[in-house]
Order: sequence, then C1' cells, then structure tokens
RNA sequence: GAAGCCAGCCGAACGAUCACUCCGGCGCCGACAGGUGCCGGGGAGGAAAGUCCGGGCUCCGACAGGGCAGGGUGCCAGGUAAUCCCUGGGCGGCGUGAGCCGACGGAAAGUGCCACAGAAAAUAUACCGCCCCGCGCGAUCCUUGUGAGAGUGCGGGGUAAGGGUGAAAAGGUGCGGUAAGAGCGCACCGCGCUCCUGGCAACAGGAGUGGCAGGGUAAACCCCACCCGGAGCAAGGCCGAAUAGGAGUCCGAUGGCGUGGCCCGCGCCGGACUCGGGUAGGCCGCUCGAGGCGAACGGCGACGUUCGUCCCAGAUGAAUGAUCGUUCUCGACAGAACCCGGCUUACAGGCUGGCUUCCCGC
Repeated sequence: GAAGCCAGCCGAACGAUCACUCCGGCGCCGACAGGUGCCGGGGAGGAAAGUCCGGGCUCCGACAGGGCAGGGUGCCAGGUAAUCCCUGGGCGGCGUGAGCCGACGGAAAGUGCCACAGAAAAUAUACCGCCCCGCGCGAUCCUUGUGAGAGUGCGGGGUAAGGGUGAAAAGGUGCGGUAAGAGCGCACCGCGCUCCUGGCAACAGGAGUGGCAGGGUAAACCCCACCCGGAGCAAGGCCGAAUAGGAGUCCGAUGGCGUGGCCCGCGCCGGACUCGGGUAGGCCGCUCGAGGCGAACGGCGACGUUCGUCCCAGAUGAAUGAUCGUUCUCGACAGAACCCGGCUUACAGGCUGGCUUCCCGC
C1' cells in the first nucleotide's frame, strides 16, 4: 500500500423567534375541578419496526396443583427474572488466514417415503461380464483314437472383483488366497463393544476385542428427555350524568284498563323518595425502572457484587413542529402509545480499536 475479518460508536451541527405537550415554582381568577400569566426544566430510535421468543404487571379463585390433548425446545457447562437469547467449550463443515456457519438427541424400537435411471432403493439382487460343470457342434493337430482341442450354441451352477445406472448400491486401500471371487485370511483406516487415562461434562487420547451391525430421510409420523394454564393496558380499578329502563317503600283516586258471567283477588297505568346496575364523559393504571453513567472488586467471558452520581417523552384525535441566519461531507432507514430483556428485518454516509493474508521499501 491492497484485499479482508471482528468488535464498538455516531447517524447533520450551532444560534434566534414563534407554536405544541408534560413537569416544577410563583402570581391572579375560581366553592371545587381547573383556567390563565411569568420564570425554569424535559420532549422519539438504533432500530421507536416485525410482533417472532422470554419476563414483569393485571384479571380469570390459585407465587395455577395432577392427568390427557396440543405446542415448543434438543451437543456440554455456565449466565440471567426468563428465553428459542447470551458466554465459554466440544464435534462437524467452509476459508491460505483473521474468522464464519450448524434444530448438533434417537434410523442396530416400529411405520411411511425415496422422482428419473437402474438387475436391484432394502427380505437384497444379477443386465453386461468373470469362472466351473454337463451335452452338442467344431477350425486345427497327429500317435488316426471312445484322442487332444482354440472357439461356439444350449442347459445347470458359482461370483459381486470389473463395466454400467443413480444424489445414494451391503465398509475403504493393499497383500495373500481362489476355478473365478468374496472379511475368505491378514495389515492399516473406518465401525461396534469392553477397559484405562484426561476433563464437572460434551468429548478426546490409548489399549484390547468382534470380521462387522448394514443405505438415506425424524423442520415425515414416531420414541426419549425437558419446558409451557388462559387472556391481555380496549388488562384492570375508581367516579359517574342527561335520557331510557329496573328494584323497593310510601301516597293517591278507591279511578281507568285487562282477566272473569259477577264479586273478591291478581296484573298494568300516576306521583314522591331511596337503592343498585350501567352508557357518554372524566380519573387512575402511566412511567423511578431486572433504569442510565462512572469507579473498584470477582470471573477467560456472558455477567455479578459494592460504592458514587443522575432523573431522562408520557400524549389520548393523540405533542415532539415551523420560519430565519451561519456552516458541512447536503443528510439513509424510519417515528413512542403499559414496561423491560432478546432475536430478526430496514438503513445515505462516517468514526474508532484489534486482527489476518499478500505486495513493496529499509
């Protein structure tokens, strides 16, 4: 210098004026609720997003108990309020490397599926080939025979070395062995089992042993282990009109209507008071919190403990804007709605630190 890898951070800046919203102080008005003026302070994000996980909080009787169904998770250890998250480690894969990726339990429990091609896709099997035996034909040979015999046809058998198909074919390489072959035998590699060593463990290494289970697929059913009650701030609680409706008590004419042939009775119709439910509306929930920042200590780390310090949106037709001035690299993705921890996705451009590979110069 070039090309990369990892981690962290910023995401136009400054000033003036006028608005909007919340909080605090003071003054004025008001019976309260509140209104208003002045002064001071706060006012979107790294993702506020998707709503995919995990929790807090609230209600459902329960710090939601047992079973079934259903769903989720799935190497090991740790972190955490908790997780499908994070950290460290193991194993596998990719990269020269820094590093990156992995739903990474079980297919020697059962069931299902495996297109095309191929003999065969799983009870193994045999298309070409290779080899042996029997019968027939038979070039050729000479010792002319019931002879030998390359080759060839048919039949029976052996084989899985080689060819061929496929994403995948019943371990791989080599030597021996054999009629040809074959874990048939042996060595090494692979695999299973047993033991030893290291490690909390996943696992790794070693020794012995068995010629050796039988393809793949479990984000197919399934099996094993662990986890999960449901609904959600429109949760939930409080206050509560007008109007309409409900319940009770009392009053009233002893009236009207209905039932009935008639009387009694019963029901309805009026007024006053009381009660409870509940709509509109208002208030709470609402933002001080598993909180931010800094330091020390413990830990490889995620993180934890202690101390110090700070208060940092809380709206509800829903504020966070407009105008002007100056400057720059001329500005991306995008906006709270109960809160928090993660994950994922979107993003113009810029900054910082660590590391890797290659090239050049000294």